Small-subunit ribosomal RNA, 3' major domain from an uncultured bacterium, 463 nucleotides, folded computationally. The full RNA is in RNAcentral, with records from ENA, Greengenes and SILVA. Its Rfam family is "Bacterial small subunit ribosomal RNA". Gene Ontology terms of the family: ribosome and structural constituent of ribosome.
Context: one part of a larger RNA
RNA sequence: UGACGGGGACGCGCACAAGCAGUGGAGCGUGUGGUUUAAUUCGACGCUAAGCGAAGAACCUUACCAGGGUUUGACAUUUACCUGCACGCCUCUAGAAAUAGAGGAAGCCUUCGAGGGUGGUAAACAGACGCUGCAUGGCUGUCGUCAGCUCGUGUCGUGAGAUGUCCGGUUAAGUCCGGUAACGAGCGCAACCCCUAUCCCGUGUUAUAUUUGUCUCGGGAAACUGCCUCGCCAAAACGAGGAGGAAGGUGGGGACGACGUCUAGUCCGCAUGGCUCUUACAUCCUGGGCAACACACGCGCUACAAUGGUCAAUACAACGGGCAGCGAAGGAGCGAUCCGGAGCUAAUCCUGCAAAGUUGACCUCGGUUCGGAUUGAAGGCUGAAAUUCGCCUUCAUGAAGUUGGAAUUGCUAGUAAUCGUGGGUCAGCAAACCACGGUGAAUACGUUCUCGCGUCUUGCACA
Numbered sequence: 001u002g003a004c005g006g007g008g009a010c011g012c013g014c015a016c017a018a019g020c021a022g023u024g025g026a027g028c029g030u031g032u033g034g035u036u037u038a039a040u041u042c043g044a045c046g047c048u049a050a051g052c053g054a055a056g057a058a059c060c061u062u063a064c065c066a067g068g069g070u071u072u073g074a075c076a077u078u079u080a081c082c083u084g085c086a087c088g089c090c091u092c093u094a095g096a097a098a099u100a101g102a103g104g105a106a107g108c109c110u111u112c113g114a115g116g117g118u119g120g121u122a123a124a125c126a127g128a129c130g131c132u133g134c135a136u137g138g139c140u141g142u143c144g145u146c147a148g149c150u151c152g153u154g155u156c157g158u159g160a161g162a163u164g165u166c167c168g169g170u171u172a173a174g175u176c177c178g179g180u181a182a183c184g185a186g187c188g189c190a191a192c193c194c195c196u197a198u199c200c201c202g203u204g205u206u207a208u209a210u211u212u213g214u215c216u217c218g219g220g221a222a223a224c225u226g227c228c229u230c231g232c233c234a235a236a237a238c239g240a241g242g243a244g245g246a247a248g249g250u251g252g253g254g255a256c257g258a259c260g261u262c263u264a265g266u267c268c269g270c271a272u273g274g275c276u277c278u279u280a281c282a283u284c285c286u287g288g289g290c291a292a293c294a295c296a297c298g299c300g301c302u303a304c305a306a307u308g309g310u311c312a313a314u315a316c317a318a319c320g321g322g323c324a325g326c327g328a329a330g331g332a333g334c335g336a337u338c339c340g341g342a343g344c345u346a347a348u349c350c351u352g353c354a355a356a357g358u359u360g361a362c363c364u365c366g367g368u369u370c371g372g373a374u375u376g377a378a379g380g381c382u383g384a385a386a387u388u389c390g391c392c393u394u395c396a397u398g399a400a401g402u403u404g405g406a407a408u409u410g411c412u413a414g415u416a417a418u419c420g421u422g423g424g425u426c427a428g429c430a431a432a433c434c435a436c437g438g439u440g441a442a443u444a445c446g447u448u449c450u451c452g453c454g455u456c457u458u459g460c461a462c463a
Stems, first nucleotide, its partner, number of pairs: 001463002004459002007457007015447002019411005026302008034293002042053002064288007073125001077124006085117001089104006108116002127277002130275003136271002138266003141262001143260001148187006154163003166179004193254004198221005204215001224248001227242005304404001308363007320351003325344002330339003370401001375396007417439007
C1' cells in the first nucleotide's frame, strides 16, 4: 500500500422485511450428469455450465460408429507433358450408393500464335471440427451501470509511498457546495443518440364515407429546481411542499459497461504461433447414432378446478412477415386439409376470426362435463424418403394429479400476474427464444438480521 476480520461508523441494492405469483410433489417437453452402447460427436460446470454454443439432428447438417470406396485428392494456386474435346447430359449393366464399365445425342471461345478454358498424368502442394484458450488475436461473460480508477506539476516523507481522491453537508453518482498544500487534468457519472408521453408547423400516397380530426412521414416547441413558501443555515449545494403544466425534480424505457478481476469462456464461428497425421487423424457414399434409460439435477409447459369447465352468440389490438412467397372469394370435407386461383414486390392485396372479456344456457363438488398423459384405429401435410426419428386432425381410450417436505425463485407500476398475437430459424417441425399489444393488482413500518457492494476508520501472526 492492499487484502482480510464471527472490528467500528455511515450509506446503497427486490438484499432482507411487507406483499403477489411461483419452483421443489404429478404428467409431459427440454438440457445436463450418470449408465448403456459399435457410436450414443464435441464444448460449457457455484454465482458467471445445464430450452447454453444449437435462430430449429429423418437424409443433409455431422464433427461420432459400422461397412463399401478414392489417394494431387471434395476445395485453391502454379509448373511440365499428353489428350482430344468443353464440362456436362441421356440410356443400359453391376452396385446400398459412392463409383466403375459400355453405348448414344448434341457439341467450346479465339484478335488464329495451339493462346485461353476443360480433362488426364507427374510434382510442388492441398486437406484436418486433430492437440494446446496455460503460446495468442478478435469477440464474450462476470463483479456492475457498482462509482470508482488514474495522471501532470507542486508539497510532505530517507524510502515504499502520501497528498490531490480527505473533512462538513448533499446526491442516483469522485453529483454538487463549503472548507482545505494543493492546483489542474484524463478515463468513468451525467449530457449529447434512439423510442415514448403533450402541443405546433409542414406533408397527404395506398390510410380516412368527408373534413379542420385519427393516422403516416419530417421538422420544431416544451422541463430548467425556471416561479412561490418552508427547512438546513454564515452561505451555498440540497431537501420538503405548492402553483402552473400533457409531463416535475435524471418524466418512463433503451443503446452505452472506466482501471481492472476471475491464468473466466471460446483453437468446433473466424484468424493465428507451435506440435501432430499425410493410401490417413484427409476425402466420398450407404446405413446407423447424436433421440438409448434403473436413476439424479436444472429450466419450462399443462394441471389439480366453480374467480372454473363445456356449448352458443357477440366486442375491442399492436408489433410484424410475404414472389421458388403470402395466398382471398367460391366449393368439398366433422376436421387436419384439399380444389381453386383473384389480388399483392405491399399504409393498396394476403396473412387475419385476436384471446382473456361480455351475454345466455348447462354442469353442482364427484378423480367429476376437472385433468389430459398413455394407447388403439382411421386420415392429412411436408419431403426422394417420416421404421429407428416429424407435425397435425378425427373417433375411441382415459393415467398421475385434490395445491406439493426441507428448501428456494421472480417482481416496486402499466410492473407482477394473466390473455392471446407476430417474427427469426425453417421443405417440414417451438411447451424454447426474440418481440407485440389486451386486462391489470397487492405491498414497502423500516435497515436489527441474511446476501452483495461502496466510503472512512481500526486491528493484523497474510501478500